Notes:
Predicted 3D model of a 520-nucleotide part of an RNA (small-subunit ribosomal RNA, 5' domain) from an uncultured bacterium. The RNAcentral record of the full RNA draws on ENA and SILVA. It matches the Rfam family "Bacterial small subunit ribosomal RNA". Model confidence (mean pLDDT): 85 of 100.
[in-house]
Context: one part of a larger RNA
RNA sequence: GACAAACGCUGGCGGCGUGCCUAACACAUGCAAGUCGAGCGGGAUAUAUAUGUAUAAAACUUCGGUCGAGUACAUAUAUUGAGAGCGGCGAACGGGUGAGUAACGCGUGAACAACCUGCCCUGUGGAGAGGGAUAGCCCCGGGAAACCGGGAUUAAUACCUCAUAAUACUAGGAUAUCGCAUGAUAAUCUAGUCAAAACUCCGGUACCAUGGGAGGGGUUCGCGUCCUAUUAGCUAGUUGGUAAGGUAACGGCUUACCAAGGCGACGAUGGGUAGCCGAUCUGAGAGGAUGAACGGCCACACUGGAACUGAGACACGGUCCAGACUCCUACGGGAGGCAGCAGUGGGGAAUAUUGCGCAAUGGGGGAAACCCUGACGCAGCAACGCCGCGUGAGUGAUGAAGGUUUUCGGAUUGUAAAACUCUGUCUUUGGGGAAGAAAAAAAUGACGGUACCCAAGGAGGAAGCCCCGGCUAACUACGUGCCAGCAGCCGCGGUAAUACGUAGGGGGCAAGCGUUGUCC
Numbered sequence: 001g002a003c004a005a006a007c008g009c010u011g012g013c014g015g016c017g018u019g020c021c022u023a024a025c026a027c028a029u030g031c032a033a034g035u036c037g038a039g040c041g042g043g044a045u046a047u048a049u050a051u052g053u054a055u056a057a058a059a060c061u062u063c064g065g066u067c068g069a070g071u072a073c074a075u076a077u078a079u080u081g082a083g084a085g086c087g088g089c090g091a092a093c094g095g096g097u098g099a100g101u102a103a104c105g106c107g108u109g110a111a112c113a114a115c116c117u118g119c120c121c122u123g124u125g126g127a128g129a130g131g132g133a134u135a136g137c138c139c140c141g142g143g144a145a146a147c148c149g150g151g152a153u154u155a156a157u158a159c160c161u162c163a164u165a166a167u168a169c170u171a172g173g174a175u176a177u178c179g180c181a182u183g184a185u186a187a188u189c190u191a192g193u194c195a196a197a198a199c200u201c202c203g204g205u206a207c208c209a210u211g212g213g214a215g216g217g218g219u220u221c222g223c224g225u226c227c228u229a230u231u232a233g234c235u236a237g238u239u240g241g242u243a244a245g246g247u248a249a250c251g252g253c254u255u256a257c258c259a260a261g262g263c264g265a266c267g268a269u270g271g272g273u274a275g276c277c278g279a280u281c282u283g284a285g286a287g288g289a290u291g292a293a294c295g296g297c298c299a300c301a302c303u304g305g306a307a308c309u310g311a312g313a314c315a316c317g318g319u320c321c322a323g324a325c326u327c328c329u330a331c332g333g334g335a336g337g338c339a340g341c342a343g344u345g346g347g348g349a350a351u352a353u354u355g356c357g358c359a360a361u362g363g364g365g366g367a368a369a370c371c372c373u374g375a376c377g378c379a380g381c382a383a384c385g386c387c388g389c390g391u392g393a394g395u396g397a398u399g400a401a402g403g404u405u406u407u408c409g410g411a412u413u414g415u416a417a418a419a420c421u422c423u424g425u426c427u428u429u430g431g432g433g434a435a436g437a438a439a440a441a442a443a444u445g446a447c448g449g450u451a452c453c454c455a456a457g458g459a460g461g462a463a464g465c466c467c468c469g470g471c472u473a474a475c476u477a478c479g480u481g482c483c484a485g486c487a488g489c490c491g492c493g494g495u496a497a498u499a500c501g502u503a504g505g506g507g508g509c510a511a512g513c514g515u516u517g518u519c520c
Base pairs, nucleotide, nucleotide: 001519002518003517005516006515007514008513009512012389013388014387015386016385017384018382019381020347025345026344027343029342030341031340034089035088036087039086040085046079047078048077049076050075051074052073053072054071055070059066060065096300097299098298105225106224107223108222109221110220111219112218115217116216117215120213121212122211123210124209125208126207128162129161130160131159138151139150140149141148142147168193169192170191171190172189173188175186176185177184178183198205199204226272227271228270233263234262235261238260239259240258241257242256243255244254245253275297276296277295278294279290280289281288282287302323303322304321305320306319325336326335327334328333353379355378356377357376361375362373363372364371365370392422393421394420395419402413403412404411405410426461427457428456429455430454431453432452436447464509465508466507467506468505469490470489471488475504476503477502478501479500485492486491
């Protein structure tokens, strides 16, 4: 000098930041990923109208009845369109954490003639004909529940078959050009193989095949990347080859066979520690230390393992298996995963609200309206940090009183106070009141009646902490008497202690000041 700090004393305001460094300990509760009816079947509910049945107020009445608003139910039509289901896209992003990892994990520079890529942009060509199911709904059954079984029936942009088809793919032939090897590219011939989905408000939006692009991802390599030799040898899929399998793709990635290799004092192997970087702190620099917040990459999601779906996962709020733990149970069996945002217990020196809003920015779905979004924007708490402001300004000597001290003359506190004259930052009250919100208009603000502006009131509501022997700025008195105590180092204290305690005075910093810890 610095800090994601803590502790002690103290504490007025604002702006901008930051806030579990420990138990990757366990979690009550709520929310954090949905959306599309312009893909599909279906249609609860509500409203209106009409008809029918039942009942029936009022009015009229010759008391026999007439008329019949309304109410309830049923049916039909129209509008509405809930919950659930099939289907599509999203859920692989965004958000969290740093356990593991000393590794092509990260950084940097290259390579892929060994690769993939949904949505988006841009070309080329296409969408013909059929079929069988299934969820839902209905019926039946089992179960405490979670849920499950059977029957009947139905739709699609769900599924299947056929057709068509290339500049796509596979096999084969021949040509040209090029390259760092395997080889690549271009045009060309023959044979074979593979596709589609509609909806519509008629504007469009979707669909299939294929070329290119953009952005994203995968893989490989050079160099760099902590401590330990009181770790010296390590290795059998091990190192290489052939063949096959597998992958989007190269490859012992996997398998069979063959060979006996491969790594290592230029530190292999083992052990310990650790996410890496841009950066941050310090320093004149070189360097050293750190890796909170923000940004990039990686890894993980109760622990271990596995695959499915998909353009993309071996998937935080998906599935299956095993384990530990917690909960429900009718004891047969089931349910769960906050290292998302809040919040709880625990641990700890220590770290916040079970807040408001989708108004903005961004994301998902949708043609759109819109819906969802604890991302995000805001507010709350904390002097935790940085920065700014205030706690008044001017005049004021009888140098008042009081305190302290004294050689009793005085000295000092001290222009300090009082008093007088002002000001109004902050504050209080009242009034006004944003920007952030947009493509021409309208509408749309959580923050927020906030910031800011105006007026009025009144010096009123706002100063502490540490130190004063030397280092090191700042001295006296009393108390104590090697006691009580102080202390970063040297050292103070045993009867005049500027070093302990208190007071007066002084010095330093200031809404902070000290102490402790850590780094330079």